[in-house]
RNA sequence: UUUUGAAAAAGGCAAAGUAGCCGAAAGGCUAUGACGCAAAGCUAGAGGGUCUAAGGGAACUGCGGUUUCGAUGACAGCCAGCUACCAAA
Numbered sequence: 001u002u003u004u005g006a007a008a009a010a011g012g013c014a015a016a017g018u019a020g021c022c023g024a025a026a027g028g029c030u031a032u033g034a035c036g037c038a039a040a041g042c043u044a045g046a047g048g049g050u051c052u053a054a055g056g057g058a059a060c061u062g063c064g065g066u067u068u069c070g071a072u073g074a075c076a077g078c079c080a081g082c083u084a085c086c087a088a089a
Stems, first nucleotide, its partner, number of pairs: 002089004012037002017032006035077001041082003047079002049075003056069005
């Protein structure tokens, strides 16, 4: 430097659920909790994908609203990109 993650060690992260708070929602933060993770570290200011739809547009309306479109809102524990610990070969 490259490949790999069988075993070991130092350690790391923390799903669902629960409580509180923020948010229109998706979702997020803190605590608890461990389903799992060898990148479950970082990147959503521009690769793809997924979720939501407040404001706004359109259609309808009994004028109360209903339906629909649509990120500027989110997701990195979906793929992807970048960087990195330990060990083995």

Model confidence (mean pLDDT): 85 of 100. Predicted 3D model of an 89-nucleotide RNA (c-di-GMP-I riboswitch aptamer). Of the family's consensus pairs, 95% are formed in the model.